Model confidence (mean pLDDT): 77 of 100.
Two RNAs folded together computationally: RNase P RNA and transfer RNA, 439 nucleotides in total.
RNA sequence: AGAGUUGGCCGAACAGUCGCCGAUCAGGGGUUAAAGCCUGGUGGGAGGAAAGUCCGGGCUCCACAGGACAAGGUGCCAGGUAACGCCUGGGGGGCGCAAGCCUACGGAAAGUGCAGCAGAGAGUAGACCGCCUCAUUCGGCAGCGAUUGUUGUCGACGAGGUAAGGGUGAAAGGGUGCGGUAAGAGCGCACCGCGCGAGUGGUAACACGUCGUGGCAAGGUAAACCCCACCUGGAGCAAGGCCAAAUAGGAAUCCGUUGAUGUGGUCCGCAUUGGAUUCGGGUAGGCCGCUGGAGGCUGCCGGUGACGGUAGUCCUAGAUGAAUGACUGUUGAUAACAGAACCCGGCUUAUAGGCCGACUCUCAGU
RNA sequence: GCCGCCUUAGCUCAGUUGGUAGAGCAACGCUUUUGUAAAGCGAAGGUCCUCGGUUCGAAUCCGAGAGGCGGCU
Numbered sequence: 001a002g003a004g005u006u007g008g009c010c011g012a013a014c015a016g017u018c019g020c021c022g023a024u025c026a027g028g029g030g031u032u033a034a035a036g037c038c039u040g041g042u043g044g045g046a047g048g049a050a051a052g053u054c055c056g057g058g059c060u061c062c063a064c065a066g067g068a069c070a071a072g073g074u075g076c077c078a079g080g081u082a083a084c085g086c087c088u089g090g091g092g093g094g095c096g097c098a099a100g101c102c103u104a105c106g107g108a109a110a111g112u113g114c115a116g117c118a119g120a121g122a123g124u125a126g127a128c129c130g131c132c133u134c135a136u137u138c139g140g141c142a143g144c145g146a147u148u149g150u151u152g153u154c155g156a157c158g159a160g161g162u163a164a165g166g167g168u169g170a171a172a173g174g175g176u177g178c179g180g181u182a183a184g185a186g187c188g189c190a191c192c193g194c195g196c197g198a199g200u201g202g203u204a205a206c207a208c209g210u211c212g213u214g215g216c217a218a219g220g221u222a223a224a225c226c227c228c229a230c231c232u233g234g235a236g237c238a239a240g241g242c243c244a245a246a247u248a249g250g251a252a253u254c255c256g257u258u259g260a261u262g263u264g265g266u267c268c269g270c271a272u273u274g275g276a277u278u279c280g281g282g283u284a285g286g287c288c289g290c291u292g293g294a295g296g297c298u299g300c301c302g303g304u305g306a307c308g309g310u311a312g313u314c315c316u317a318g319a320u321g322a323a324u325g326a327c328u329g330u331u332g333a334u335a336a337c338a339g340a341a342c343c344c345g346g347c348u349u350a351u352a353g354g355c356c357g358a359c360u361c362u363c364a365g366u
Numbered sequence: 367g368c369c370g371c372c373u374u375a376g377c378u379c380a381g382u383u384g385g386u387a388g389a390g391c392a393a394c395g396c397u398u399u400u401g402u403a404a405a406g407c408g409a410a411g412g413u414c415c416u417c418g419g420u421u422c423g424a425a426u427c428c429g430a431g432a433g434g435c436g437g438c439u
Stems, first nucleotide, its partner, number of pairs: 001362010012331007020045002023042006047337001051348002054346005059236004066268004071232005076090005091105001092103004106227002111225002113221002128166002130162005137156008174192006193216001194214005199208003240288004250279006259273004295314008367438007376391004385422001394408004415431005
């Protein structure tokens, strides 16, 4: 200098004027006392994803949630956390020269299922071509003999052997070599691979140029049923609570205490207690929940790290037709994705442009 | 805001233990008719909403996204 990997941050800035939504203070007005109301001052006012609603929790109600079955989820190991399908560290596997990146990664020797087409055979496999042996006869060629013979070789048909080679397929029951054999074959042996057991290291997953043992049995698929281990009760702030109006009082019919409702897939259990339909009558909202929290920032300590502990410091939207806008000036530039609605931790998706740090490879110079 | 469901030919819909996708209507061509309709015959038309994964193989199974519909005050 070029190419690349990775972590973090910002995501228009400043000033002025006029507006919008909460808070607070003062004055006015009002009242039994207050709120709402008017005027003015002070201070605050969207995001890294506020999004998708894909996971996990807090909170609220139903037994703070219980038993059995069913259903669903997660799935290498250890740790972090309120919890998780998240994060951190490690192991195995894959990609890359490397920095580094990706990984639903338990079990197929418990059972069941599936594998179209092609192919001889698709699951305790299989003889289509090829290779080999034997038998019989036939045919061709060659030799001998000399013409109803005999030997060799090749071909056809038949019976068997063979999984080395060819061929089919996504997949065909270890690989290479030597021996062996009629031809072959873990049939035997050596090396490599694999399984099992032990040992060593490691908390563990797992690893080992360690030892023994087995000729190899046990192909694929569990994001097919299933098995194993662990986890999960249901609903959601339109939850739920308070004040107030109404559902009153009433009429009729039906069901019923082994019932009905809460309650959610079923049963048990628990709580409450009559319920359903029709006629008739009648309605109005307001407040709380609501934002100070598993909170942010800085320092120190522990830890490889996620994170935890401790001290100091800060307060930073809370609406309910729903607020952040418009204009001017300067800089910069013609700038992205995009707008809270109970709250928080993650994941995923969208995102113009810019800044900082760490590391790898190649080339050149010293 | 919260909770459910759907997406397959131009339209309406089928498609299950995963094996290469169909039906009806419409549109096109031919026959029939003087001509049209109806009827009969034939052929065409699909990245199964998109992307990624599992698998030998995905409309189907899994994950993420996009679009549409419905319910709750």